[in-house]
This is a predicted complex of two RNAs, RNase P RNA and transfer RNA, with 477 nucleotides together. Its mean pLDDT, the model's own confidence on a scale to 100, is 77. Rfam match: Bacterial RNase P class A. The family's RNA type in Rfam is ribozyme.
RNA sequence: CCAGAUGGCCGGAUGGCCGCCUUCCGGGUGCCGCAAGGUCCGGGGGGAGGAAAGUCCGGGCUCCACGGAGACACGGUGCCGGGUAACACCCGGCGGGGGCGACCCCAGGGAAAGUGCCACAGAAAGCAAACCGCCCGCCCGCGGACCUCUGUGUCCGCCGGCGUGGCAAGGGUGAAAGGGUGCGGUAAGAGCGCACCGCGCUCCCGGCGACGGGAGCGGCACGGUAAACCCCACCGGGAGCAAGACCAAGUAGGGACGGCCGUCGGCUUCGGCCGACAGGCGGGUUUCCGCGCCGCCGUCCGGGUAGGUCGCGCGAGGCGUCCGGUAACGGGCGUCCCAGAUGAAUGGCCAUCCCCCGGGCAACCGGGGACAGAACCCGGCUUACAGGCUGUCUGGCUUU
RNA sequence: GCCCCCGUCGUCUAGAGGCCCAGGACGCCACCCUUUCAAGGUGGAAAUCGCGGGUUCGAAUCCCGCCGGGGGCACCA
Numbered sequence: 001c002c003a004g005a006u007g008g009c010c011g012g013a014u015g016g017c018c019g020c021c022u023u024c025c026g027g028g029u030g031c032c033g034c035a036a037g038g039u040c041c042g043g044g045g046g047g048a049g050g051a052a053a054g055u056c057c058g059g060g061c062u063c064c065a066c067g068g069a070g071a072c073a074c075g076g077u078g079c080c081g082g083g084u085a086a087c088a089c090c091c092g093g094c095g096g097g098g099g100c101g102a103c104c105c106c107a108g109g110g111a112a113a114g115u116g117c118c119a120c121a122g123a124a125a126g127c128a129a130a131c132c133g134c135c136c137g138c139c140c141g142c143g144g145a146c147c148u149c150u151g152u153g154u155c156c157g158c159c160g161g162c163g164u165g166g167c168a169a170g171g172g173u174g175a176a177a178g179g180g181u182g183c184g185g186u187a188a189g190a191g192c193g194c195a196c197c198g199c200g201c202u203c204c205c206g207g208c209g210a211c212g213g214g215a216g217c218g219g220c221a222c223g224g225u226a227a228a229c230c231c232c233a234c235c236g237g238g239a240g241c242a243a244g245a246c247c248a249a250g251u252a253g254g255g256a257c258g259g260c261c262g263u264c265g266g267c268u269u270c271g272g273c274c275g276a277c278a279g280g281c282g283g284g285u286u287u288c289c290g291c292g293c294c295g296c297c298g299u300c301c302g303g304g305u306a307g308g309u310c311g312c313g314c315g316a317g318g319c320g321u322c323c324g325g326u327a328a329c330g331g332g333c334g335u336c337c338c339a340g341a342u343g344a345a346u347g348g349c350c351a352u353c354c355c356c357c358g359g360g361c362a363a364c365c366g367g368g369g370a371c372a373g374a375a376c377c378c379g380g381c382u383u384a385c386a387g388g389c390u391g392u393c394u395g396g397c398u399u400u
Numbered sequence: 401g402c403c404c405c406c407g408u409c410g411u412c413u414a415g416a417g418g419c420c421c422a423g424g425a426c427g428c429c430a431c432c433c434u435u436u437c438a439a440g441g442u443g444g445a446a447a448u449c450g451c452g453g454g455u456u457c458g459a460a461u462c463c464c465g466c467c468g469g470g471g472g473c474a475c476c477a
């Protein structure tokens, strides 16, 4: 210098003017409203994001009286160790795959518990099989050679056929054909034998562990698929701020259907009321204990209001620094307070500069500023994103 | 703001791992029939299965991530 890998950060800047939302302080009590409350004037402070997004995970918070124990079902997670409030996230490692390399990717438990599936092709697709082929034996035919010389002779080769013959090396099919390579061996072959590699079992060593290394034994049994059912281990109650609480106003505490609507006792103005037990309802089902309500639960129709306040901004909080840890992260100290709308604020204009595009030799001129925007709040993941800054590392070339 | 569902020829749909480079109906095109039209008959075209990635030998189908569309949820008594 070129090509590449990987992490961190920024996401226009400054000033002026006019607005909007919110909060605090001071003032006013006129106006709106039945009221709760709102509105007005002056001054001070604050005012979108790295993704505020998708709503995909995990929590906080709130309600469901939902408290405790167990079983089943359903859903999720899935190498090991750690981090965390928790996670499907993060960090470090292990194993497998890719790349010359920096580095990247992996839903990565179990297929010798069971079941299912493996289309087409192919001989055979799951306790393997034999199409072509190779080999052996027999038979028929043809050709050649030979002879103690013409025989139903011997040998060799070839074509064809037959065999409950042998084989699984080669060909062919397939995503996949029951270890791979080499040597020996054999009629031809084959873990048939041997060496190395792979695989399985046992033992030893190292490691918290996933796993790694070594030795011995076994000739190979055990194809793939669990993002098919399933098995194992672990985790999970449901709904969601339109949760929920309070205030104000108003209406019809109404009706239909379905489920369970029981027994006893007392009172009675004969309409019912009270008490006990039973029963019903209350998280997906169920069992037990305990609790709540009793005319309860479910669905539908109908009636009223479309107002206000709280929840709602001090939090697993930000920044700096020191310590522990390889790291994720944790701890100590100091410092700061930093959006809270609800027909929903966070904007517009001007000036100077920055960046990009176009034109021009230039001065300069014209146009433009990525993705996108809070709504109860956090931790993650995923997706979108113009342009820019920066750390570390790899490969190649050149020079010294 | 929260929750749920759906996406296959122009339209409505079938499909549930291979028999599917996807079947049917309506519509469309061509031909036959008819003097002509309709009806009828015969044939044909028409689908990136919303998009991308993964699992698998193999995906419309199973899994993940995006995109688009639709629906529901206020309070009181």
Base pairs, nucleotide, nucleotide: 001396002395003394004393005392006391007390008389009388010387012353013352014351015350016349017348018347020047021046022045023044024043025042026041027040030039031038032037049371053382054381056380057379058378059377060376061240062239063238064237067289068288069287070286071285072284074236075235076234077233078232079093080092081091082090083089094108095106096105097104098103109231110230114229115228116225117224118223131171132170133167134166135165136163137162138161139160141158142157143156144155145154146153147151179197180196181195182194183193184192198220199218200217201216202215203214204213205212206211244310245309246308247307254301255300256299257298258297259296260295262277263276264275265274266273267272279294280293281292282291303476304475305474317336318335319334320333321332322331323330324329354369355368356367357366358365359364401473402472403471404470405469406468407467410426411425412424413423418457428444429443430442431441432440450466451465452464453463454462